SAM riboswitch aptamer (S box leader) from a soil metagenome, 106 nucleotides, folded computationally.
Its Rfam family is "SAM riboswitch aptamer (S box leader)". Rfam links the family to the GO term regulation of gene expression.
C1' cells in the first nucleotide's frame, strides 16, 4: 500500500516506581503498585502444517468444513466512548457509512 478482521475470549508472580488506556476530547485505570522488562500460565485461530471436499492447465488453485498449535497476536472497560458525513429522535441518544488505529497475510 493493498486484502481481511476487531460488540466473543483470556492473569498470576518477580523486578520496578508514576505513570497508563495510539493522538484529541471525555470518562477511566492506577501507591490495594502505572509504564517497562523478566518468568509461568491463558485466550484466539490470521499464516503455516496435517486431513476432507471441489476444480483443472496435474503441478497447483480454491473452500462460511476438521484437526493442530510451528510463526505472529492478545489478555479492564465493543478498538473504553466519541471525532467527519448522514439519517432518525422529545433536549438526550440511537442507528448507518467514512475515517483514524491495531492486528494478521502479501
Nucleotide at each position: 500500500c493493498u486484502u481481511a478482521u476487531c460488540c466473543a475470549g483470556a492473569c498470576u508472580g518477580g523486578u520496578g516506581g508514576a505513570g497508563g488506556g495510539a493522538c484529541c476530547g471525555g470518562c477511566c485505570c492506577u501507591g490495594u503498585g502505572a509504564a517497562a522488562c523478566c518468568a509461568g500460565g491463558a485466550c484466539a485461530a490470521c499464516c503455516a502444517g496435517c486431513a476432507g471436499c471441489c476444480g483443472c492447465u496435474c503441478g497447483c488453485g480454491g473452500c462460511g468444513u476438521g484437526c493442530c498449535a510451528g510463526g505472529u497476536g492478545u489478555c479492564a472497560a465493543u478498538u473504553c466512548c466519541g471525532g467527519c458525513a448522514g439519517c432518525a429522535u422529545c433536549a438526550g441518544u440511537g442507528c448507518u457509512g467514512c475515517g483514524a488505529g491495531a492486528u494478521a497475510a502479501g